[in-house]
Formats: sequence, structure tokens, C1' cells
RNA sequence: AUCAUCCCCGCGGGAGAGACCGGGUCCGGACUUGUCCAGGCCCGGCGCCGAAGGCGCAACCGCCCCGGAAACGCUCAGGCAAACGGACCGCGUGGGAAUU
Repeated sequence: AUCAUCCCCGCGGGAGAGACCGGGUCCGGACUUGUCCAGGCCCGGCGCCGAAGGCGCAACCGCCCCGGAAACGCUCAGGCAAACGGACCGCGUGGGAAUU
């Protein structure tokens, strides 16, 4: 100097599925003052989703060995209003690796 490839960073896009039920506790509100309503946190129960991560199958790559390997399957983990997160996609006078 280069930017096909990998990692990081920044920006934009980015699906699915109960704002479910019960209990405890705390706070607030209403009034008929011991009831009702709303919310936070914790615990338990049932239902559901797949696109963090994880595990499984293996088309394929790799001459063999070693190895790599899905958006398929599972649902351990995670999630089921919005927000956050989010595989993946695009972009960048950005950083690093690698190549020449």
C1' cells in the first nucleotide's frame, strides 16, 4: 500500500411466543375504614416461542487420519406488551489479524 476473508467497534434494519394464574412482601390511590384498585420485587404452577449461548443429526468440505460444518432437530439456558436483547443482513476516509 491492498481489502476477497476473519475478529472488534460504531450506525441502520432485524422474527416468534400468556402485559397468563396462584402465593408472599413492599409502596401508592380511592372511599363506605376494612374493603377495593394499580404497581415493584421474590417464590411456585400451567401454556407457548426459537434467532444470544449450548447440545444432537450430517448433506457437504476435507485424498485418509485429525477436523470443519445448517436458518434442520432439542429446548438445558434464554425469551413470550413496549423498552432492552436478538441469529443474521447492509454500511464505514474506524481499529486489529491475515494476504500480496

Predicted 3D model of a 100-nucleotide RNA (Glycine riboswitch aptamer) from a Hyphomicrobiales bacterium. Of the family's consensus pairs, 81% are formed in the model. The coordinates come from a structure-prediction model, not an experiment, and the mean pLDDT is 75. NCBI's taxonomy places the organism under Bacteria, Pseudomonadati, Pseudomonadota, Alphaproteobacteria, Hyphomicrobiales.